[in-house]
Context: one part of a larger RNA
Molecule: small-subunit ribosomal RNA, central domain
Organism: uncultured Prolixibacteraceae bacterium
RNA sequence: UUGGGUUUAAAGGGUGCGCAGGCGGGGAUGUAAGUCAGUGGUGAAAAACUGCCGCUCAACGGUAGUCGUGCCAUUGAUACUGCAUUUCUUGAGUUUGGAUGAGGUAGGCGGAAUGUGCAGUGUAGCGGUGAAAUGCAUAGAGAUUGCACAGAACACCGAUUGCGAAGGCAGCUUACUAAUCCACGACUGACGCUGAGGCACGAAAGCGUGGGGAGCAAACAGGAUUAGAUACCCUGGUAGUCCACGCCGUAAACGAUGUUCACUCGCUGUUUGCGAUACACAGUAAGCGGCUUAGCGAAAGCAUUAAGUGAACCACCUGGGGAGUACGAUCGCAAGGUUGAAACUC
Numbered sequence: 001u002u003g004g005g006u007u008u009a010a011a012g013g014g015u016g017c018g019c020a021g022g023c024g025g026g027g028a029u030g031u032a033a034g035u036c037a038g039u040g041g042u043g044a045a046a047a048a049c050u051g052c053c054g055c056u057c058a059a060c061g062g063u064a065g066u067c068g069u070g071c072c073a074u075u076g077a078u079a080c081u082g083c084a085u086u087u088c089u090u091g092a093g094u095u096u097g098g099a100u101g102a103g104g105u106a107g108g109c110g111g112a113a114u115g116u117g118c119a120g121u122g123u124a125g126c127g128g129u130g131a132a133a134u135g136c137a138u139a140g141a142g143a144u145u146g147c148a149c150a151g152a153a154c155a156c157c158g159a160u161u162g163c164g165a166a167g168g169c170a171g172c173u174u175a176c177u178a179a180u181c182c183a184c185g186a187c188u189g190a191c192g193c194u195g196a197g198g199c200a201c202g203a204a205a206g207c208g209u210g211g212g213g214a215g216c217a218a219a220c221a222g223g224a225u226u227a228g229a230u231a232c233c234c235u236g237g238u239a240g241u242c243c244a245c246g247c248c249g250u251a252a253a254c255g256a257u258g259u260u261c262a263c264u265c266g267c268u269g270u271u272u273g274c275g276a277u278a279c280a281c282a283g284u285a286a287g288c289g290g291c292u293u294a295g296c297g298a299a300a301g302c303a304u305u306a307a308g309u310g311a312a313c314c315a316c317c318u319g320g321g322g323a324g325u326a327c328g329a330u331c332g333c334a335a336g337g338u339u340g341a342a343a344c345u346c
Stems, first nucleotide, its partner, number of pairs: 004317003007300002012314001014201004021194003025088007033081002035077008048066007091191001092188003096183005103177007110154001114150008125136002162169002206247006215241002220236004258313006266291009295302002319346003328339004
């Protein structure tokens, strides 16, 4: 390279939007670029292949044919692709009427708990553990009652529930805002799919500036344990966790399963619509789950939410280690990220 692959063996980009590119629904007409056919020219000789012939054979040589798969010109064909015009409605979208939800942003409010302060009652312990000790407490702790303040998180409801592209989203409420689904089938008329680069979003931790700081808690200190114990356990405790703005751009960012479309037995639970009517059981659409036939798979398993059968486009893999390292480039305040080898070795 031809290939073969990517749930778990190496391999799906963290997610979306989208320029270029690739691919693209039905009918009609034209064109004839691709495509196909004919003809002409060219494609030097040698070489190569095939037949015959000449050196005693062969190598070698002669001769005839083929080949030179191509290019140019020209004449035609028009199924498919392209291009141009036109048309259609099933793909895609819009309108109307409904429905749903922890979707997002900003503001307001609430109760429980915790901690602290003040005050009351009250007296000797509290706390913690496997057992202890450090620690707190007669300067009155812990317990309990009342009042006040602070910050953070929202028990029950709560669920293989719901929403979101992913990350993620949960007290109540208001405003603004995005999306999806269903019914009807009015409108546009292929407007579509994918998407290298690019742009945007992107948990936690971390970074910058300014706030905030109840609880928790890296680091750190002490007490234990232990042969030791830079740990596990305990008492404390600072960054941080929270807010605003700006960076970082990574995760087992997982369904370890890219996106879109079509097709392929059934059973069952559930969410939200629609239809039908009845108090029976079943239909339809979009989701979320369980089991299973065919099929697939190395197996585990997957199985209309495919890992089945096909199509389009993108990303990625090619033995282990060295190594996601070095060097270079680029981004970043830094931490570091992205891109990404080789020697050597098994």